[in-house]
RNA sequence: CGCGCCGUAGAGCAGCGGAAGCUCGCUUGGCUCAUAACCAAGAGGUCGCGCGUUCGAGUCGCGCCGGCGCUA
Numbered sequence: 001c002g003c004g005c006c007g008u009a010g011a012g013c014a015g016c017g018g019a020a021g022c023u024c025g026c027u028u029g030g031c032u033c034a035u036a037a038c039c040a041a042g043a044g045g046u047c048g049c050g051c052g053u054u055c056g057a058g059u060c061g062c063g064c065c066g067g068c069g070c071u072a
Stems, first nucleotide, its partner, number of pairs: 002070006010024004018055001026042005048064005
């Protein structure tokens, strides 16, 4: 250089073109003499960046950036 896969919340991951979710973590409240556990609620996202297609894009197309792997 070439090819493939991946990039979504602090972490790990979902998400047939039509409202962005789950688990853990975090915060608050409940429970308890207290802590853990348990129960309830909440905060937290420019969906890697940009352009395009579309009435509508996390999703489709193109180009870049980054990571992993294969080949030489």